[in-house]
RNA sequence: GGCCUGGAUAGCUCAGUUGGUAGAGCACCGGAACUGCAAUCCAGAGAUUGCAGGUUCAAACCCUGCUCCAGUCA
Numbered sequence: 001g002g003c004c005u006g007g008a009u010a011g012c013u014c015a016g017u018u019g020g021u022a023g024a025g026c027a028c029c030g031g032a033a034c035u036g037c038a039a040u041c042c043a044g045a046g047a048u049u050g051c052a053g054g055u056u057c058a059a060a061c062c063c064u065g066c067u068c069c070a071g072u073c074a
Stems, first nucleotide, its partner, number of pairs: 001073002004071005011026004020057001028044001030042003050066005
């Protein structure tokens, strides 16, 4: 470099069904219990879904371009 493939979603690792308004685990904050810590239990916060545009009543999801990562082909 490619009219090659896959990926980018919470601090981290990952889900997300036919387009219908975003979740889990770990971590974090608070509480219960404990002499205390850890483990356990309860509750909470945390996202402009890589960027820009388009289609649509409605986009993480469909379309276009771009950026980055991994693989692959030279």